[in-house]
Notes:
The prediction has a mean pLDDT of 90. Predicted 3D model of a 349-nucleotide part of an RNA (small-subunit ribosomal RNA, central domain) from a metagenome. The RNAcentral record of the full RNA draws on SILVA.

Context: one part of a larger RNA
RNA sequence: UUGGGCGUAAAGGGCGCGUAGGCGGUCUUUUAAGUCAGAUGUGAAAGCCCAGGGCUUAACCCUGGAAGUGCAUUUGAUACUGGGAGACUUGAGUAUGGGAGAGGGAAGUGGAAUUCCUGGUGUAGAGGUGAAAUUCGUAGAUAUGUGGAGGAACACCCGUGGCGAAGGCGACUGCCUGGCCCAAUACUGACGCUGAGGUGCGAAAGCGUGGGUAGCGAACAGGAUUAGAUACCCUGGUAGUCCACGCUGUGAACGAUGUCAACUAGCCGUUGGAGGACUUGAUCUUUUAGUGGCGCAGCUAACGCGAUAAGUUGACCGCCUGGGGAGUACGGCCGCAAGGUUAAAACUC
Numbered sequence: 001u002u003g004g005g006c007g008u009a010a011a012g013g014g015c016g017c018g019u020a021g022g023c024g025g026u027c028u029u030u031u032a033a034g035u036c037a038g039a040u041g042u043g044a045a046a047g048c049c050c051a052g053g054g055c056u057u058a059a060c061c062c063u064g065g066a067a068g069u070g071c072a073u074u075u076g077a078u079a080c081u082g083g084g085a086g087a088c089u090u091g092a093g094u095a096u097g098g099g100a101g102a103g104g105g106a107a108g109u110g111g112a113a114u115u116c117c118u119g120g121u122g123u124a125g126a127g128g129u130g131a132a133a134u135u136c137g138u139a140g141a142u143a144u145g146u147g148g149a150g151g152a153a154c155a156c157c158c159g160u161g162g163c164g165a166a167g168g169c170g171a172c173u174g175c176c177u178g179g180c181c182c183a184a185u186a187c188u189g190a191c192g193c194u195g196a197g198g199u200g201c202g203a204a205a206g207c208g209u210g211g212g213u214a215g216c217g218a219a220c221a222g223g224a225u226u227a228g229a230u231a232c233c234c235u236g237g238u239a240g241u242c243c244a245c246g247c248u249g250u251g252a253a254c255g256a257u258g259u260c261a262a263c264u265a266g267c268c269g270u271u272g273g274a275g276g277a278c279u280u281g282a283u284c285u286u287u288u289a290g291u292g293g294c295g296c297a298g299c300u301a302a303c304g305c306g307a308u309a310a311g312u313u314g315a316c317c318g319c320c321u322g323g324g325g326a327g328u329a330c331g332g333c334c335g336c337a338a339g340g341u342u343a344a345a346a347c348u349c
Stems, first nucleotide, its partner, number of pairs: 004320003007303002012317001014201004021194003025088007033081002035077008049065006091191001092188004096183004103177003107173003110154001115149003120144002125136002162169002206247006215241002220236004258316006266294012278281001298305002322349003331342004
């Protein structure tokens, strides 16, 4: 390279936006670049192949032919692809009217609880555990009720419920703001899909500067346990967890399943919208956008998937090629660092 693959065997980029590129709806007309056909020239000789011939044969040699899949010129064809022109509405989008939502940002407000402080009642214990001890307490703890401070998180509602591209998002109120869905028309007229590079977002932990610190709590200290116990259990407790700004750029970033489009039996739930029917109900039914459970065909090594496909196809991107060495070394790029990213080989089985 050909070929085969990527849910679980190696393999889908963490997720968007988007450049180049690749691919691209219907009709008419034109062109003739791709495509197809004919002709001409060329495609050295030798060799290969075919038909003859010469050495007694063969190898070998000689003669002729064919082939030379190619290139150039030229004459045509016009279905398809491409280019030009014109038109269309189904793809895509815009407008109008409704709708649901923990989608995002900044601001304000609230109650429960923990801790601490103040003073009241009150007295000898309280904590904690398998059992204990460290610990707290007559300088009045624990318990109980009043007042106050402060930080963090929002019980019930909560639901294989909702929203978001993913990460993720959950008290309440208004403000700013993104996307989505439905109905009926009108409008634009292919404006589309994918997307190497690029660029933005990206849990937790971590880093820088400045705040904040109630609870929890790596490290650390002590008490236990134990043969030991650098642990599990207990008492404390610093970073951190929180906020602002900046960095990091990873994850079992998972549906371990790339994005878009089309097609392919059924049944049962549920969320948002719209319509219809009557017997107006905890009703039935149609349709549409999600989200679940079964299941036919088909697929699959099996498990299983099964209109939310892992079925049948198309477009484009990413990735895989025995195990270990190794997601490592070296080099490059990025980073304050931690490290990230790109990414081998020797050797070995």